This is a predicted structure of a 90-nucleotide RNA (c-di-GMP-I riboswitch aptamer) from a soil metagenome. It matches the Rfam family "c-di-GMP-I riboswitch aptamer". Rfam links the family to the GO term cyclic-di-GMP binding.

[in-house]
RNA sequence: GGUAAAGGCAAACCCGGUGAAAGCCGGCGACGCAAAGCUAUGGGUCUAACGUCACCGCAAGCGCGCGACUACGACCGCCAGGCCGCCGAA
Numbered sequence: 001g002g003u004a005a006a007g008g009c010a011a012a013c014c015c016g017g018u019g020a021a022a023g024c025c026g027g028c029g030a031c032g033c034a035a036a037g038c039u040a041u042g043g044g045u046c047u048a049a050c051g052u053c054a055c056c057g058c059a060a061g062c063g064c065g066c067g068a069c070u071a072c073g074a075c076c077g078c079c080a081g082g083c084c085g086c087c088g089a090a
Stems, first nucleotide, its partner, number of pairs: 001087001008033002014027005031077001037083003041080003044075003051069003055065001056063002
């Protein structure tokens, strides 16, 4: 930390895969990025399978029913923290 150079990453859309979903992986593609490299530690956000509660239904066993809450599931391209690192203009 640039109006240098070498190089890097890749949003959305679309396609395939995966997952309950959020999302993730691959392809395509570039909106952007000087840490858009790594890390879910704090905050935040997303999802809600499992679970709990209420409702509804019931053949009373329960239910591809319905709503709320919930992370042990995710996101570092939301902010902060931690770790590591290419280039080297003037």